[in-house]
RNA sequence: GGCGCGGUGGCGGAAUUGGUAGACGCGCUAGACUCAAAAUCUUGUGUCCGUAAGGGCGUGAGGGUUCAAGUCCCUCCCGCGCCA
Numbered sequence: 001g002g003c004g005c006g007g008u009g010g011c012g013g014a015a016u017u018g019g020u021a022g023a024c025g026c027g028c029u030a031g032a033c034u035c036a037a038a039a040u041c042u043u044g045u046g047u048c049c050g051u052a053a054g055g056g057c058g059u060g061a062g063g064g065u066u067c068a069a070g071u072c073c074c075u076c077c078c079g080c081g082c083c084a
Base pairs, nucleotide, nucleotide: 001083002082003081004080005079006078007077010026011025012024019067027045028044030042031041032040046057047056048055049054060076061075062074063073064072
């Protein structure tokens, strides 16, 4: 240099038929249980505005297509593999 695969919460990892983004697990917060703790169970857990109700933004970055994009198209960045 060429080709292929991938980049989503604090972490792993779904959502691949374009149609509620973050299921599920781990971690963490609060509570229950306990003399106390562990284990177990329950609850909450992106961010900003707001007293609240509610609203905006958010899938590596920037554009494009579409009523609608994590998903399709283009350029770039990063990681891994193969070829030279």
Predicted 3D model of an 84-nucleotide RNA (transfer RNA) from a Candidatus Saccharimonadota bacterium. It matches the Rfam family "tRNA". Rfam classes the family as a transfer RNA. Its mean pLDDT, the model's own confidence on a scale to 100, is 80. Taxonomically the source falls in Candidatus Saccharimonadota (Bacteria, Bacteria candidate phyla). The sequence was found in a public genome assembly.